[in-house]
RNA sequence: GGGGAUGUAGCUCAGUUGGGAGAGCGCUGCCCUUACAAGGCAGAGGUCGUCGGUUCGAGCCCGGCCGUCCCCACCA
Numbered sequence: 001g002g003g004g005a006u007g008u009a010g011c012u013c014a015g016u017u018g019g020g021a022g023a024g025c026g027c028u029g030c031c032c033u034u035a036c037a038a039g040g041c042a043g044a045g046g047u048c049g050u051c052g053g054u055u056c057g058a059g060c061c062c063g064g065c066c067g068u069c070c071c072c073a074c075c076a
Stems, first nucleotide, its partner, number of pairs: 001072007010025004019056001027043005049065005
């Protein structure tokens, strides 16, 4: 330098047919218990990497850029 994959909650990830932003773990409160753990109920937490474009509407489609990983090439 060329190609590919990937980026969504604190962590691991789903959302793949364009219209509701979610799950598990973690965190907070309550219940239960003499107490703790386990269990039950409720809740907080998100500019969906970033900037544009398409669209009535974008996590999802298109383009640029950035981060991470892999392959190839070149130089040494």
The RNA shown here (transfer RNA) has 76 nucleotides and comes from an Acidimicrobiia bacterium. The prediction has a mean pLDDT of 81. The same sequence occurs in records of 2 taxa. The sequence is in RNAcentral, with records from ENA and MGnify. Its Rfam family is "tRNA". Rfam describes the family as follows. Transfer RNA (tRNA) molecules are approximately 80 nucleotides in length. Rfam classes the family as a transfer RNA. Taxonomically the source falls in Acidimicrobiia (Bacteria, Bacillati, Actinomycetota).